Transfer RNA from Planoprotostelium fungivorum, 73 nucleotides, folded computationally. Rfam family: tRNA. The family's RNA type in Rfam is transfer RNA. NCBI's taxonomy places the organism under Eukaryota, Amoebozoa, Cavosteliida, Cavosteliaceae, Planoprotostelium. RNAcentral holds the sequence, with entries from ENA and Rfam.

Order: sequence, then structure tokens, then C1' cells
RNA sequence: GGCCGAGUGGCGCAAUGGAUAGCGCAUCGGAAUCCGGAUCCGGAGGUUGCGGGUUCAAGUCCCGUCUCGGUCG
Repeated sequence: GGCCGAGUGGCGCAAUGGAUAGCGCAUCGGAAUCCGGAUCCGGAGGUUGCGGGUUCAAGUCCCGUCUCGGUCG
């Protein structure tokens, strides 16, 4: 350099082009406890890597670009 794959809350992952982008862990508050842990209830946390395009509608499709992994030379 060519080709393939991935990039979504702090972390790990979901999401036929159509609901307010969802789940687990972590975190915060509460219940319970002598105090904690476990458990239960509730909350906060996302410019979906970045920039454009297509579309009534884009995390998803197209183009460019960046980063990471794999592969070929």
C1' cells in the first nucleotide's frame, strides 16, 4: 500500500430504514441490616469515531476520512 471486519453511556454488548437508541455490569439515591455484603426499588449517564450525501425518516444505506484488529504482498 490492497482487501476484510470493528468503532454505540465508565466497561461489555444489542437494535428489519420507522416507538422516547435498549440490556447487563459499574456508579448514585432509597428500602432492609447493629454496620456492611447479597437482595429489592428508583435515578443519572449517549453529538451512535468524524465530515458530507440519499430518504418523509439513517446507529443501520452511499461517499470521504480517522483509529483499532485481521489478512495479502